Bacterial RNase P class A from uncultured Chthonomonas sp., 344 nucleotides, folded computationally. The model forms 97% of the base pairs in the Rfam consensus.
[in-house]
RNA sequence: UCAGGAGGUCGGGUGGUCGCUGUGAGCAGGGUAACCUGCGCGCAGAGGAAAGUCCGGGCUCCAUAGGGCGCGAUGCCGGAUAACGUCCGGGCGGGGUGACCCGACGGAAAGUGCCACAGAAAUGAUACAGCCGCUUUGCGGCAACGGUGAAAUGGUGCGGUAAGAGCGCACCGGCAGCAUGGAGACAUGCUGGCCUGGUAAACCCCAUCGGGAGCAAGGUCUGACAGGAGGGGCUGACGCGGCCCGCCGACCCUCCGGGUAGACCGCAUCAGGGACCGGGCAACCGGUUUCGCAGAGAGAUGACCAUACAAAUACAGAACCCGGCUUACAGACCUCCUGACAUU
Numbered sequence: 001u002c003a004g005g006a007g008g009u010c011g012g013g014u015g016g017u018c019g020c021u022g023u024g025a026g027c028a029g030g031g032u033a034a035c036c037u038g039c040g041c042g043c044a045g046a047g048g049a050a051a052g053u054c055c056g057g058g059c060u061c062c063a064u065a066g067g068g069c070g071c072g073a074u075g076c077c078g079g080a081u082a083a084c085g086u087c088c089g090g091g092c093g094g095g096g097u098g099a100c101c102c103g104a105c106g107g108a109a110a111g112u113g114c115c116a117c118a119g120a121a122a123u124g125a126u127a128c129a130g131c132c133g134c135u136u137u138g139c140g141g142c143a144a145c146g147g148u149g150a151a152a153u154g155g156u157g158c159g160g161u162a163a164g165a166g167c168g169c170a171c172c173g174g175c176a177g178c179a180u181g182g183a184g185a186c187a188u189g190c191u192g193g194c195c196u197g198g199u200a201a202a203c204c205c206c207a208u209c210g211g212g213a214g215c216a217a218g219g220u221c222u223g224a225c226a227g228g229a230g231g232g233g234c235u236g237a238c239g240c241g242g243c244c245c246g247c248c249g250a251c252c253c254u255c256c257g258g259g260u261a262g263a264c265c266g267c268a269u270c271a272g273g274g275a276c277c278g279g280g281c282a283a284c285c286g287g288u289u290u291c292g293c294a295g296a297g298a299g300a301u302g303a304c305c306a307u308a309c310a311a312a313u314a315c316a317g318a319a320c321c322c323g324g325c326u327u328a329c330a331g332a333c334c335u336c337c338u339g340a341c342a343u344u
Stems, first nucleotide, its partner, number of pairs: 001340010013307006020045005026039005047315001051326002054324005059214004066245004071210005076090005091105001092103004106205002111203002113199003128146001130142005154172006173195002175192007218265004227256006239247001270292001272291008
């Protein structure tokens, strides 16, 4: 200097004028009421993904709320967390020269299914072509060489044999046993001819986990109204996503008809943010201190001018909240690491 890998920051700030919303205290007014409206001043006002609705929860109700089946999810080991299918660290496998990245990573010896075409044959070969032997128009031995295929029943080499074959040996792979190290997944070493295809994001088996519905959840207040008919039920209705057991215990279902649609709560101070210290490889945990950082309700957070700056531009707009994951993103910048080239 160029190329790459991992992590992070900004994506607007400041001042002024006008406009919108919330909030604090104050003043004024309206309404039968719940409560609402106006004015001045102070303070605050879209994101790193607010997106997707993919996971997990907080919260609310069913509701007093158990067990089993079914269904669904996860799947190496150890930890973190409110929890997770997330994250951190490690192991093994794969990719890359490397920094690093990816993994749907339990079980094929419980069972079932599948492996097209080609090939002789794709789970039990009476072997296509072939090699060898013999008493030769047949019989016996072989799976090494050739062919087909993604895959042919361990691989390469040497010996041996009638010809061959783990038949024997050396090395390698798998499997089993033992020893050592490690909390563990596993790693290393030794011994053993023992050699038993693949596939489970196929069904399945094993281990672990899981009630349901959801802020249009669910509540409070003011005000108004009108009930009628039929059926079921303490021999147990309704209820608990489906089924069964169990539990509960008095109302439940259908049709016809009437009133209300207002005001507010939930609604932002919470698994909250920053700084520092301690523990831990880390995720994260603990302590001290400090800050309050949007709450609309058909839906606010805007427009203009000026200024500094290298730019103010990409993707894109809060609707109960939070922890993640995934996807989109113009431009600018920072830190560490890897490779190549050149110079000293």